Predicted 3D model of a 119-nucleotide RNA (SAM riboswitch aptamer (S box leader)) from uncultured Brevundimonas sp.
Rfam family: SAM riboswitch aptamer (S box leader). Its family is annotated with regulation of gene expression in the Gene Ontology.
RNAcentral holds the sequence, with entries from MGnify.
Taxonomically the source falls in Brevundimonas (Bacteria, Pseudomonadota, Alphaproteobacteria, Caulobacteraceae).
The coordinates come from a structure-prediction model, not an experiment, and the mean pLDDT is 82.

RNA sequence: CUCAUCAAGACCGGCUGAGGGAUAGGCCCUUUGACGCCGGGGCAACCUUCCAGGAUCCACCCGAUCCUGGAGAUGGUGCCAACUCCUGCGGGGCGUCUUCGGAAGCCGCGAGAGAUGAG
Numbered sequence: 001c002u003c004a005u006c007a008a009g010a011c012c013g014g015c016u017g018a019g020g021g022a023u024a025g026g027c028c029c030u031u032u033g034a035c036g037c038c039g040g041g042g043c044a045a046c047c048u049u050c051c052a053g054g055a056u057c058c059a060c061c062c063g064a065u066c067c068u069g070g071a072g073a074u075g076g077u078g079c080c081a082a083c084u085c086c087u088g089c090g091g092g093g094c095g096u097c098u099u100c101g102g103a104a105g106c107c108g109c110g111a112g113a114g115a116u117g118a119g
Base pairs, nucleotide, nucleotide: 001119002118003117004116005115006114011040012039013038014037015036019029020028021027023088024087025086026085041080042079043078046076047075049071050070051069052068053067054066055065056064057063084113089110090109092107093106094105096103097102
């Protein structure tokens, strides 16, 4: 940089000791011990493994690649407060208020940013 996913799921012990939730605001978590590290456990199924079907390449077979569905959890990652905690930018819908200029609220969608995986 590209692609895919992000409303589900999954916690104990030890050490340490004041911060943490990316950023800003909000709102939360936290001395009934945060963050971090270590050990164990678990979740999930991105890669990986197996099965079935399909497409493309190949004259055909074999084979390769890709797609779809299913099973599993050996291995590589990841994850185990809150929807990515919510909002931020754009546009839409709903009703409310209004001095008719608009204001605040709620609910989807899209973008951006971020996280994770694969290349």